[in-house]
């Protein structure tokens, strides 16, 4: 070099087949519970702004392209894993 999987938030990981609100878990943070801890339970938990009981905007490896609409179909590249094949 072909070829296949495969790249989502701090970490894991589901959605992709069949585009229409980024699930779930781990950790973390607050809070109940307890004499305090630990388990258990609730409730936050991508990121940025902002006039913050709210509102706006971005985002699924990178660019781009199709659509009203893309994590999800298309192309090209980047990267990792597995097989196989070329020099030596």
């Nucleotide at each position: 070099g072909c070829u296949g999987c495969g790249g989502u938030a701090g970490c894991c990981a589901a959605g992709c087949c069949a585009g229409g609100c980024a699930a779930g878990g781990c950790g973390a943070c607050g809070g109940c519970u307890u004499g305090c801890u630990a388990a258990g339970c609730c409730g936050u938990u991508u990121c940025c702004c902002c006039u913050c009981u709210g509102g706006g905007g971005a985002u699924c490896g990178u660019g781009g392209g199709u659509u009203c609409g893309a994590g999800u179909c298309c192309c090209a590249c980047c990267c990792g894993c597995a097989g196989c094949g070329c020099c030596a």
Notes:
This is a predicted structure of an 88-nucleotide RNA (transfer RNA) from an uncultured Nitrososphaerales archaeon. Rfam family: tRNA. The family's RNA type in Rfam is transfer RNA. Rfam's curators write: Transfer RNA (tRNA) molecules are approximately 80 nucleotides in length. Its mean pLDDT, the model's own confidence on a scale to 100, is 82.